[in-house]
RNA sequence: CUCUUAUCGAGAGAGGUGGAGGGACUGGCCCUAUGAAACCCAGCAACCAGUAUUGUGAUUACAAUACCCGGUGCUAAUUCCUGAUAGAUAAGAG
Numbered sequence: 001c002u003c004u005u006a007u008c009g010a011g012a013g014a015g016g017u018g019g020a021g022g023g024a025c026u027g028g029c030c031c032u033a034u035g036a037a038a039c040c041c042a043g044c045a046a047c048c049a050g051u052a053u054u055g056u057g058a059u060u061a062c063a064a065u066a067c068c069c070g071g072u073g074c075u076a077a078u079u080c081c082u083g084a085u086a087g088a089u090a091a092g093a094g
Stems, first nucleotide, its partner, number of pairs: 001094008013041001015040003021031003025083001027081002042075003047071002050067007079086001
């Protein structure tokens, strides 16, 4: 980078550094010096992994629930609205 599958109306900071931009793109509409992006810390969630319990199956499996030390992700607005053979994230394959 391409393909496949799933999800995208819930949740989460009035912290530190930093200094002007940001919300993918189109057209809107917004956020921002009562401080943008980015980084750090904190937090949320539970896709993958892991642990525990229960059930089914039967040696190595599957399902549900709980937890959250690991891998990501996320923390204005319904993926902010809109349009598209759109985008984002996770897991798998090439």
This is a predicted structure of a 94-nucleotide RNA (SAM riboswitch aptamer (S box leader)) from Halonatronum saccharophilum DSM 13868.
Model confidence (mean pLDDT): 84 of 100.